Predicted 3D model of a 266-nucleotide part of an RNA (large-subunit ribosomal RNA, domain VI) from a Phycisphaerales bacterium. NCBI's taxonomy places the organism under Bacteria, Pseudomonadati, Planctomycetota, Phycisphaerae, Phycisphaerales. Its mean pLDDT, the model's own confidence on a scale to 100, is 86. Rfam family: Bacterial large subunit ribosomal RNA.
Context: one part of a larger RNA
RNA sequence: CGCAGGAAUCUUGAGGGGAUGUUUCCUUAGUACGAGAGGAUUGGGAAGCACUGACCUCUGGUGUACCAGUUGUCCCGCUAGGGGCACCGCUGGGUAGCUAUGUCGGGACAGGAUAACCGCUGAAAGCAUCUAAGCGGGAAGCCCACCCCAAGAUAAGGAUUCCGUGGACCUUCGGGUCCUGAAGGGCCCUGGAAGACGACCAGGUUGAUAGGCCGGAUGUGUAAGCAGCGAAAUCUGUUCAGCUAACCGGUACUAACGCCCAACGA
Numbered sequence: 001c002g003c004a005g006g007a008a009u010c011u012u013g014a015g016g017g018g019a020u021g022u023u024u025c026c027u028u029a030g031u032a033c034g035a036g037a038g039g040a041u042u043g044g045g046a047a048g049c050a051c052u053g054a055c056c057u058c059u060g061g062u063g064u065a066c067c068a069g070u071u072g073u074c075c076c077g078c079u080a081g082g083g084g085c086a087c088c089g090c091u092g093g094g095u096a097g098c099u100a101u102g103u104c105g106g107g108a109c110a111g112g113a114u115a116a117c118c119g120c121u122g123a124a125a126g127c128a129u130c131u132a133a134g135c136g137g138g139a140a141g142c143c144c145a146c147c148c149c150a151a152g153a154u155a156a157g158g159a160u161u162c163c164g165u166g167g168a169c170c171u172u173c174g175g176g177u178c179c180u181g182a183a184g185g186g187c188c189c190u191g192g193a194a195g196a197c198g199a200c201c202a203g204g205u206u207g208a209u210a211g212g213c214c215g216g217a218u219g220u221g222u223a224a225g226c227a228g229c230g231a232a233a234u235c236u237g238u239u240c241a242g243c244u245a246a247c248c249g250g251u252a253c254u255a256a257c258g259c260c261c262a263a264c265g266a
Stems, first nucleotide, its partner, number of pairs: 001152001005163007015149004021049007033038001051106005059100004066093005071086006111143002117137004166179005184261004188204005209255003212251005219243002225238004
C1' cells in the first nucleotide's frame, strides 16, 4: 500500500515445512514344521540405543552483583574493624537465570490408493491362463492421520462485537473546504521468564510496571560490640547469629510527565 467505511477479538485451512528410526528380552512355545540338528509365522508384554521437543522438581555445571576463610602490600592517625590492588588475588560454598551429563515426553493406532508379488472369475484360443472386460489381497514407500507456519490464498476467506457525533462557510444541489474529533490506535514513559533493531507482552495514578521499603524464601555458617576463662594464641556466651543478587508476596515512598493520529463512505 492492498483486501471498496473505520476498528477489536476469535478463527477456517489452499498451500508449505517437520517428524517417520532401530535393537534386545519375556510370553504365545521348545508349539507349528522337521528323521534330527534346529526352529518359527502371528498375537500380547517389557526394557534399551540413537535422534528429537520441552523443562529446571531432582543430580550437577556456571553463577566477576551473595556469604565465609585466608596471603602480601597500601590506605582509613593507632588498636580493633574495614576498604583498594594482586587472574574474581587465592580457597570453600552458592540464589535467580542459562544449562546437560539431569527430568518428562515423541516417532502410537486406524484408514485409502498402490509397487514387486499372490489370487478369484474369465475369454480371445470349446483346453489352459491373475487380464483382454470385471473383482480382491499386498510395503518402513505414496495420500491421510501427528506437530508447526499459514488469507499478499490479489481467488486477499469466515464469525462475533464496537464506532459512524456536532458546527461554520461555499455550492453547478451531485458535493466541496475548514473546525470538533467516535470506536480504536500510536508517539512517549515504567518495564518484561519478549527481544539484534522493529516486533511481542505487562502497565501508565480509576496504577503494583520498575525501583525503594517491609515480610518471607534461599545461600553462607554463628557478625560487630561487650562480657567471661587464659600469660597469650585462642576459646566460650550473647548467637541456627550477622549479612544475603536476579526469587515469592505486600506496600504508592520515587518514577510512569506529556502529546498525537483516526471516519462519514467509488